[in-house]
């Protein structure tokens, strides 16, 4: 990468370094120099899975602007499984 399968209206940010994009795509609408991405550290959330003393307690992924921002599709994204 392909396929099955579950979720996606709940829930959680501060600092550093960076300096103009992000919000996955198309049309909207948004967030950003009162600093975007991206890295780093700290901190948090509890969704899938492992372990267990069965307590989100330890780990492992994973997430931390708005319902997956809305609409839209032969769309994404995560976890677990599987080849």
């Nucleotide at each position: 990468c392909g396929c099955u399968c579950a979720u996606c209206c709940a829930g959680a940010g501060c600092g550093g370094u960076g300096g103009a994009g992000g919000g996955a795509c198309a049309g909207g609408c948004c967030c950003u120099u009162u600093g975007a991405a991206a890295c780093c550290g700290c901190g948090g959330c509890a969704a899938c899975c492992g372990c267990u003393a069965c307590g989100a307690g330890c780990g492992g992924u994973g997430c931390c602007a708005a319902u997956g921002c809305c609409u839209g599709a032969u769309c994404g994204a995560u976890g677990a499984g599987u080849c």
This is a predicted structure of an 83-nucleotide RNA (SAM riboswitch aptamer (S box leader)) from an Alphaproteobacteria bacterium.
Its mean pLDDT, the model's own confidence on a scale to 100, is 82.
The sequence was found by an Rfam model in a public genome assembly.